[in-house]
Molecule: Glycine riboswitch aptamer
RNA sequence: UGGAGGAACUCUGGAGAAUCUCACCUUGAGUGAGUGCCGAAGGUGCAAGGCGUGAGCCGAAUCUCUCAGGCAAAAGGACAGAGUGGGCUUG
Numbered sequence: 001u002g003g004a005g006g007a008a009c010u011c012u013g014g015a016g017a018a019u020c021u022c023a024c025c026u027u028g029a030g031u032g033a034g035u036g037c038c039g040a041a042g043g044u045g046c047a048a049g050g051c052g053u054g055a056g057c058c059g060a061a062u063c064u065c066u067c068a069g070g071c072a073a074a075a076g077g078a079c080a081g082a083g084u085g086g087g088c089u090u091g
Stems, first nucleotide, its partner, number of pairs: 003090003008084006018035001020034005025028001036071003042067001043065001045063001049058003
C1' cells in the first nucleotide's frame, strides 16, 4: 500500500398462533385469572467432531423445549438485501 473476514450503525423487506372463557371498573382492543395455541428477540437441550484413564466436559441451526416472549393494529422481530464501517486477524 492492496485484499478478505468483520462488531456496530442507517435504510428496506420480514412469518406464525384467541377478536376464546370468567371476574372487575376505569368501558379501554384495559387489568387479573383460566383454557387453548405459536416460534423468528433472549434463553434450554444436542449431532458430527474434539478433550479426558474414567466419570464426564466442550460443542450448530429457522432443529428442540416453550422458561421468557407472543396470538387485531402498532411496537418487537430471527433472517435477508443495500450503504457506511473502527479495532483486530491473515497474505